A computed fold for a 74-nucleotide RNA from Cellulomonas shaoxiangyii, annotated as transfer RNA.
RNA sequence: GUGGCUAUAGCUCAGCCUGGUAGAGCACCUGGUUGUGGUCCAGGGGGUCGCGGGUUCAAGUCCCGUUAGCCACC
Numbered sequence: 001g002u003g004g005c006u007a008u009a010g011c012u013c014a015g016c017c018u019g020g021u022a023g024a025g026c027a028c029c030u031g032g033u034u035g036u037g038g039u040c041c042a043g044g045g046g047g048u049c050g051c052g053g054g055u056u057c058a059a060g061u062c063c064c065g066u067u068a069g070c071c072a073c074c
Stems, first nucleotide, its partner, number of pairs: 001073007010026004020057001028044005050066005
């Protein structure tokens, strides 16, 4: 230099093909249970979907550019 993959909650990821209310587990907070803690039960908070544009009534999803990481080739 060329091609490909990845980026979504504090962490690990799903959702993308086929556009239509942003989710799960763990973690965190509150309450119950317990002599205390843990386990268990109930409830709750937390996201401009890497960044910038475009298309669309509507974009995590489609298109273009760009940043970072990984892989292959040169």

Rfam family: tRNA. About the family: Transfer RNA (tRNA) molecules are approximately 80 nucleotides in length. Rfam classes the family as a transfer RNA.